Background
A computed fold for a 72-nucleotide RNA from a Clostridia bacterium, annotated as transfer RNA. Model confidence (mean pLDDT): 81 of 100. Taxonomically the source falls in Clostridia (Bacteria, Bacillati, Bacillota).
[in-house]
RNA sequence: GCCACAUUAGUCUAGCGGUCAGGACGUUGGCCUCUCACGCCGAAAACAGGGGUUCGAUUCCCCUAUGUGGUA
Numbered sequence: 001g002c003c004a005c006a007u008u009a010g011u012c013u014a015g016c017g018g019u020c021a022g023g024a025c026g027u028u029g030g031c032c033u034c035u036c037a038c039g040c041c042g043a044a045a046a047c048a049g050g051g052g053u054u055c056g057a058u059u060c061c062c063c064u065a066u067g068u069g070g071u072a
Base pairs, nucleotide, nucleotide: 001071002070003069004068005067006066007065010025011024012023013022018055027043028042029041030040031039048064049063050062051061052060
């Protein structure tokens, strides 16, 4: 240089065109407890950036960025 793959809350991860974008850990409020922990009930927090296709895009296409692997 070329090719392929990946990018979703703080972390890990699900989601094959119409879901309020789901789950676990973590954070946080309340209950419980003499207190802490455990446990229970809540809450906040995410689609890498830009463009295109579509009535509608996390999902399909293109470019960019970052990372991983392959190749000379």